[in-house]
Molecule: transfer RNA
Organism: uncultured bacterium
RNA sequence: GGGCGAUUGGCGCAGUUGGUAGCGCAUCACAUCGACAUUGUGGGGGUCGUGGGUUCAAGUCCCGCAUCGCCCA
Numbered sequence: 001g002g003g004c005g006a007u008u009g010g011c012g013c014a015g016u017u018g019g020u021a022g023c024g025c026a027u028c029a030c031a032u033c034g035a036c037a038u039u040g041u042g043g044g045g046g047u048c049g050u051g052g053g054u055u056c057a058a059g060u061c062c063c064g065c066a067u068c069g070c071c072c073a
Base pairs, nucleotide, nucleotide: 001072002071003070004069005068006067007066010025011024012023013022019056027043028042029041030040031039049065050064051063052062053061
């Protein structure tokens, strides 16, 4: 330098045919317990790496850039 893949709450991941984002763990509150843990119920937390484009509408399609991984030179 070239090619491919990944980037989504604190962490790990899902998100199909574009229709305003979900799961597990973690965390907080309450219940349970003598207490802790466990268990149960409920809550908060992301605008989807970044900049632009297409569209009535973009996590999803297109282009650039950044970071990480793999391969080639």